[in-house]
C1' cells in the first nucleotide's frame, strides 16, 4: 500500500436499531468444626476515538488508532 476479520466489565465472550449481559473472578452472606463445593445477593462498562444517519446507536453510515490474517 491492498482485502478480509476483531475492539463491550479485571478475563473469555454474547448482544443484528428500543433498560448494556453471561460464564469465570472479586467482594458480603448462608452452608460447615475448619477448608473446598454448593447456594444467595452485590459491587464493576466513557461498549477503541471521533463524526453522521435517526425520535431513539454497542447496533447503521464515514473518516482514524490499535491487533491479526492474507496479497503484493
Nucleotide at each position: 500500500g491492498g482485502a478480509c476479520g476483531g475492539u463491550u466489565a479485571g478475563c473469555u465472550c454474547a448482544g443484528c436499531g428500543g433498560c448494556a449481559g453471561a460464564g469465570c473472578a472479586u467482594u458480603g452472606c448462608g452452608c460447615u468444626u475448619a477448608c473446598a463445593u454448593c447456594g444467595c445477593a452485590a459491587g464493576g462498562g466513557u461498549c477503541g476515538c471521533a463524526g453522521g444517519u435517526u425520535c431513539a446507536a454497542a447496533u447503521c453510515c464515514u473518516g482514524c488508532a490499535c491487533c491479526g490474517u492474507c496479497c503484493a

A computed fold for a 72-nucleotide RNA from a Patescibacteria group bacterium, annotated as transfer RNA.
Its mean pLDDT, the model's own confidence on a scale to 100, is 83.
NCBI's taxonomy places the organism under Bacteria, Bacteria candidate phyla.
Its Rfam family is "tRNA". Rfam describes the family as follows. Transfer RNA (tRNA) molecules are approximately 80 nucleotides in length.